This is a predicted structure of a 524-nucleotide part of an RNA (small-subunit ribosomal RNA, 5' domain) from a metagenome.
The coordinates come from a structure-prediction model, not an experiment, and the mean pLDDT is 87.
Context: one part of a larger RNA
RNA sequence: GGAUGAACGCUAGCGGGAGGCUUAAUACAUGCAAGUCGAACGGUAACAGGGGACUUCGGUCCUGCUGACGAGUGGCGCACGGGUGAGUAACGCGUACGCAACCUACCCUUUACUGGGGCAUAGUCACGGGAGACUGUGAAUAAUUCCGUAUGUGCCCCGGGCAUCGCAUGAUGCCCGGGGUAAAGCUCCGGCGGUAAAGGAUGGGCGUGCGUCUGAUUAGGUAGUUGGUAGGGUAACGGCCUACCAAGCCAACGAUCAGUAGGGGGCGUGAGAGCGUGGCCCCCCACACGGGUACUGAGACACGGACCCGACUCCUACGGGAGGCAGCAGUAAGGAAUAUUGGGCAAUGGACGAAAGUCUGACCCAGCUAUCCCGCGUGCAGGAUGACGGCCCUCAGGGUUGUAAACUGCUUUUAUCAGGGAAGAAACGUGCAGGUUCUCCUGCACCUGACGGUACCUGAAGAAUAAGCACCGGCUAACUCCGUGCCAGCAGCCGCGGUAAUACGGAGGGUGCAAGCGUUAUCC
Repeated sequence: GGAUGAACGCUAGCGGGAGGCUUAAUACAUGCAAGUCGAACGGUAACAGGGGACUUCGGUCCUGCUGACGAGUGGCGCACGGGUGAGUAACGCGUACGCAACCUACCCUUUACUGGGGCAUAGUCACGGGAGACUGUGAAUAAUUCCGUAUGUGCCCCGGGCAUCGCAUGAUGCCCGGGGUAAAGCUCCGGCGGUAAAGGAUGGGCGUGCGUCUGAUUAGGUAGUUGGUAGGGUAACGGCCUACCAAGCCAACGAUCAGUAGGGGGCGUGAGAGCGUGGCCCCCCACACGGGUACUGAGACACGGACCCGACUCCUACGGGAGGCAGCAGUAAGGAAUAUUGGGCAAUGGACGAAAGUCUGACCCAGCUAUCCCGCGUGCAGGAUGACGGCCCUCAGGGUUGUAAACUGCUUUUAUCAGGGAAGAAACGUGCAGGUUCUCCUGCACCUGACGGUACCUGAAGAAUAAGCACCGGCUAACUCCGUGCCAGCAGCCGCGGUAAUACGGAGGGUGCAAGCGUUAUCC
């Protein structure tokens, strides 16, 4: 000098953009953050409509008939999105390869099929238990729930044969025989689904080379340890697991142990080499009160799922139960220190749905905050009796503050007031028209904005609404007076202060930055 997720002191006009618990991965009140589909199903708790009955004219009752829809079955989603950095020195990350050892819901392409049956169960009803959370027994019932059966284009397994190829273990294709293996319907009749298989796309799994902090005042470490055989397990290879056999394997090119730490793209600085760093944004990893386990599923060993153990908090009728903000706000605590219990799904994106749409603290916005960056303003011109006052001096005078003020003229950014007022929104949908494979395409019109009466534009009046902070011995731009008298104090280093201190305190003056200026901390 530059930099910061900064803090502190003094000060403070406006706008744009960005950032905002670095500490206690401490504990959490309250609300919200993941649902959706009635075009899978049985149905009808609420609302509205229709029909019927009654009426005291207010309504009441019946009826799933219609729009819809509580609870329930079923499907898809909940493995994404969002948070945090505790752990991890590791194939975790980065980079380059490999899998003749693998999986992939939804999506795209292609082929074949979607025949015929059955048993349940929730909701519901009946009777119960419990303070509650919840739960028992019995009865009847639906489905795209579940289970057989048929078929088998295919696919899988076993046996045999042939061909091509390769990278040891082999890979691929074709033929024959045997065995096994599917399906679900809904519909507005246009479609939407379902099953099997092949390919693609996307996402993932696994392996390997190289790179990846400090300590030797850590020198030996290792028994599933290293390898083999066989088996199990997995989507898949593998001591991944088990039995048996062998005795290996790693290490001074630093094993093991200990400490510290998420990694990278990047970011800061620097001429570069390098050094430091990993906050915001993006990619990967890990975690979800601490520890463990699996279930479901295409995918999890699952933040707002389950079970067990533990700590903690809460409810209890003492028998037993409930909970997990490192989601968004917010609270307490800790701390030098870090924001609103806000608005909206209008846009972008996501889940579900044929769609309308619903949900979305993702996201888009607004609020707070000089935390940073950028921009603008706090006026401009004239004006000398060089006024008053202050300060200084060689003191009836002069110098300086200083064109500074007063005064005259001008302007109105900004602030204030008044008026106008966006883009972000064209899609979906609806209507019409045309083409047309009859469902899509094209065109036109209508509908949709949280921000927001915001940005922006116009006008009005009036200098009106707006300057501080640090420093002035040298480094280092900027000097005098008074006070103090090794005191009080200053100080980044050198050093100032003991009676004329440009170094302390005040004043006048000056210098530097400026809505900031200094200090502290940290990095180059």